Predicted 3D model of a 72-nucleotide RNA (transfer RNA) from a bacterium. Its mean pLDDT, the model's own confidence on a scale to 100, is 81. Its Rfam family is "tRNA". About the family: Transfer RNA (tRNA) molecules are approximately 80 nucleotides in length.
[in-house]
RNA sequence: UGGCUCGUAGCACAACGGCAGUGCGAUCCGCUGUUAACGGAUAGGUUGAUGGUUCGAAUCCAUCCGAGCCAG
Numbered sequence: 001u002g003g004c005u006c007g008u009a010g011c012a013c014a015a016c017g018g019c020a021g022u023g024c025g026a027u028c029c030g031c032u033g034u035u036a037a038c039g040g041a042u043a044g045g046u047u048g049a050u051g052g053u054u055c056g057a058a059u060c061c062a063u064c065c066g067a068g069c070c071a072g
Stems, first nucleotide, its partner, number of pairs: 001071007010024004018055001026042005048064005
């Protein structure tokens, strides 16, 4: 420098172009003599950035940023 894959909650990952979700973690409550375990609830997101296409974009397109792999 070129090619490919990827970037979504604190972490690991889902989501046919049509309400952004699950598990773990966090907080609170219940249960218990206490803790753990278990049960319930709540909070937590400019979906890497900026534009474009579209009635509608996490999803499609362009550029850029970052990570990994391959080639030189």